This is a predicted structure of a 346-nucleotide part of an RNA (small-subunit ribosomal RNA, central domain) from an uncultured bacterium.
Context: one part of a larger RNA
RNA sequence: CUGGGUUUAAAGGGUGCGUAGGAGGACAGGUAAGUCAGUGGUGAAAUCCUAGGGCUUAACCCUAGAACUGCCGUUGAUACUCUCUGUCUUGAAUACCGUGGAGGUGAGCGGAAUAUGUCAUGUAGCGGUGAAAUGCUUAGAUAUGACAUAGAACACCGAUUGCGAAGGCAGCUCACUACACGAACAUUGACUCUGAGGCACGAAAGCGUGGGGAUCAAACAGGAUUAGAUACCCUGGUAGUUCACGCCCUAAACUAUGGAUACUCGACAUACGCGAUACACUGUGUGUGUCUGAGCGAAAGCAUUAAGUAUCCCACCUGGGAAGUACGACCGCAAGGUUGAAACUC
Numbered sequence: 001c002u003g004g005g006u007u008u009a010a011a012g013g014g015u016g017c018g019u020a021g022g023a024g025g026a027c028a029g030g031u032a033a034g035u036c037a038g039u040g041g042u043g044a045a046a047u048c049c050u051a052g053g054g055c056u057u058a059a060c061c062c063u064a065g066a067a068c069u070g071c072c073g074u075u076g077a078u079a080c081u082c083u084c085u086g087u088c089u090u091g092a093a094u095a096c097c098g099u100g101g102a103g104g105u106g107a108g109c110g111g112a113a114u115a116u117g118u119c120a121u122g123u124a125g126c127g128g129u130g131a132a133a134u135g136c137u138u139a140g141a142u143a144u145g146a147c148a149u150a151g152a153a154c155a156c157c158g159a160u161u162g163c164g165a166a167g168g169c170a171g172c173u174c175a176c177u178a179c180a181c182g183a184a185c186a187u188u189g190a191c192u193c194u195g196a197g198g199c200a201c202g203a204a205a206g207c208g209u210g211g212g213g214a215u216c217a218a219a220c221a222g223g224a225u226u227a228g229a230u231a232c233c234c235u236g237g238u239a240g241u242u243c244a245c246g247c248c249c250u251a252a253a254c255u256a257u258g259g260a261u262a263c264u265c266g267a268c269a270u271a272c273g274c275g276a277u278a279c280a281c282u283g284u285g286u287g288u289g290u291c292u293g294a295g296c297g298a299a300a301g302c303a304u305u306a307a308g309u310a311u312c313c314c315a316c317c318u319g320g321g322a323a324g325u326a327c328g329a330c331c332g333c334a335a336g337g338u339u340g341a342a343a344c345u346c
Stems, first nucleotide, its partner, number of pairs: 003318004007300002012314001014201004021194003025088006033081002035077008049065006091191001092188003097182004103177007110154001114150008125136002162169002206247006216240001220236004258313006266291009295302002319346003328339004
């Protein structure tokens, strides 16, 4: 290389859109490029193979045949693939009608809690812990009440719930906007699937500029604990946490399970539709879950939401360490990211 693989042994790209490419529904017809058959030419000699022969044998050599699996031309075949033409509706999409949801963006509003401030009541403690101390407090704290201000997050509902491509999304209202599903079967007529590069999005932390700063809280300080304690516990506390704009581009970015299509026993639950007048029951569609059969699997387990049976496309793996390191290149303000070895060693 091939082969075999990728939930957990090495291995699915974080996710989508999409370029090239690869693959692709039914019927009829044309051509005959691939494909198949016949035939002509060529395919040097040597080598290889087979048969026979020559050196005493072998190696070696000689003769003949076969072979040279290829290429070119020509005559045909037309099932399949390509290509061209026409048609079709089941794949795909669109229109009409309806439904659903924490999908996204922006604006406004709300109550609880927390902190701070002012006033009032009130007096000696409060706070914290395993126990304490640091800390706060007679300049009146803690507690209780009233008022004001601020920022952040949205208790209950809340769920094995829902939505989204993933990251993710939760108070309420409005505006704008995207999507999915159902029913019906009107329209287009294969318009499809995947997708190297590419482009876009991408938690948290981090970075830049400017706001904001209640809570919590890396760093830091103090108090404890301890043999020590650069920790766990406590009292404080700055970046940060928040907003706008611009970067960063990584995660156990996990279902550790790429996408699409078809097929293959069942049971139960649940969300949202449809049919009927209807949450009695039942049929059906799309999701979300639990259990189980065949089958698969090294097993654990998976099991119509497959890890089953098949096809297509992409990504990735090939003993452990060195190492996701070095070097180079590209990207970045930086932090660093992407790509990514070898010597050596077991």
Record summary
Its mean pLDDT, the model's own confidence on a scale to 100, is 89. The RNAcentral record of the full RNA draws on ENA and SILVA.